[in-house]
Molecule: Purine riboswitch aptamer
Organism: Acholeplasmatales bacterium
RNA sequence: ACAAUAGUAGACGGUUCGUAUCGUAUAUGAUCAGAAAUGGGUCUGAUUGUCUCUACCCCGAGACCGUAAAUUUCGGGACUACGUUACACGCUACUAGAGAG
Numbered sequence: 001a002c003a004a005u006a007g008u009a010g011a012c013g014g015u016u017c018g019u020a021u022c023g024u025a026u027a028u029g030a031u032c033a034g035a036a037a038u039g040g041g042u043c044u045g046a047u048u049g050u051c052u053c054u055a056c057c058c059c060g061a062g063a064c065c066g067u068a069a070a071u072u073u074c075g076g077g078a079c080u081a082c083g084u085u086a087c088a089c090g091c092u093a094c095u096a097g098a099g100a101g
Stems, first nucleotide, its partner, number of pairs: 002101001005096006012090002018087003022083004026055001029048007040065002049056001057077007
């Protein structure tokens, strides 16, 4: 004079990356067109909705329809954008490591 690492405290950062949380947006919604199925109840596209990019679906249960063209109710699930908080992370000091080597 000193390392990895661990602990404690502190203020700051939140630029980059991460996790969780809550909030806002949107109701994972609405409208229209085309196609398909009915052993089924889907597929494709467009528009709209958000001080908003993206997404606009999935699963289950019930109802309804009865060969026809139309679905519907309830329960559960997010993703994305922005923001809050906490943690992690980064920084500094001290202590341990250690008067070991």